This is a predicted structure of a 265-nucleotide part of an RNA (large-subunit ribosomal RNA, domain VI) from an anaerobic digester metagenome.
Context: one part of a larger RNA
């Protein structure tokens, strides 16, 4: 900008990609064949491999804003608690979040047309012969069928639903301008959404972030006292402090603004 009013939702699918893969067991049946040794088809059931796709309950990874041990040194005057720095100082654990080594899905199944090929009726050509008419069966290939996108498909498609018929210039018209509706952007708060954009939640008629209460979940019994020891340390208060991203709740904090947007040939 078009999609002949302006908007919000919600789809149809021209079309375009993506997927298509496979072994073993088993039962049929030790059946059919077959001197025997061996040993099926059809049709059914089970379990794997690699591949993709979602997700984190479990397991296992990381997890430089969690906890807790420590060494070296510097500072907080000192003691005793702490801080810095030294790979994240080192080591042992770890929430969320991300992963995969973990978990759950999927190839499937059934249609159509067909390929080589097998037939059926059957003449040219009294025979024969699948083809000449005519009609059948038949492959992981084709076309659907499954999973994504997709109406600039300008061939611009469909439903629903909201918002209306304002003023001003123009003689009317066509044309222009205003301020509006609906509803939208722009700004703020922020996101399991993001490289920017996008996207989706909120925006006080409000839980959208942070705060703060609780709850979880980690680390493992904090400082300070007391006690026992000469002390190193131990034991009691105290399964304690301490705690990120998780979850539920509360307006205290921070979102209270502006801009645009039809008038129907």
């Nucleotide at each position: 900008c078009g999609u002949a009013g302006g908007g919000g939702a919600u789809u149809u699918g021209c079309g375009a990609g993506g997927a298509u893969c496979u072994g073993c067991c088993c039962u049929c049946a030790g059946u059919a064949c077959g001197a025997g040794a061996g040993g099926a088809c059809c049709a059914g059931g089970g379990u794997g491999g690699a591949c993709g796709g979602a997700c984190c309950u479990c397991u296992g990874g990381u997890g430089u804003g969690u906890c807790a041990g420590u060494u070296g040194u510097a500072g907080c005057g000192c003691c005793a608690g702490c801080u810095g720095c030294a790979u994240a100082g080192c080591u042992g654990a770890g929430u969320a979040g991300c992963c995969a080594c973990g978990u759950u899905c999927g190839g499937c199944a059934g249609g159509g047309a067909u390929a080589a090929c097998c037939g059926c009726u059957g003449a040219a050509a009294g025979c024969a012969u699948c083809u000449a008419a005519g009609u059948g069966g038949g492959a992981a290939a084709c076309c659907c069928g499954c999973c994504u996108c997709a109406a600039g498909a300008u061939g611009a498609g469909a439903u629903c639903c909201c918002c209306c018929a304002u003023c001003c210039c123009g003689u009317g018209a066509a044309g222009g301008g205003a301020g509006u509706a609906a509803g939208a952007c722009c700004g703020c708060u922020g996101g399991a959404a993001g490289a920017c954009u996008a996207c989706c939640a909120g925006u006080u008629u409000g839980a959208u972030a942070g705060g703060c209460g609780g709850g979880g979940a980690g680390u493992g019994u904090a400082a300070g006292u007391g006690u026992a020891g000469u002390a190193a340390u131990g034991c009691a208060u105290u399964a304690a402090g301490c705690u990120a991203a998780c979850c539920c709740g509360u307006a205290c904090u921070a979102a209270a603004g502006g801009u645009c947007g039809a008038g129907g040939g």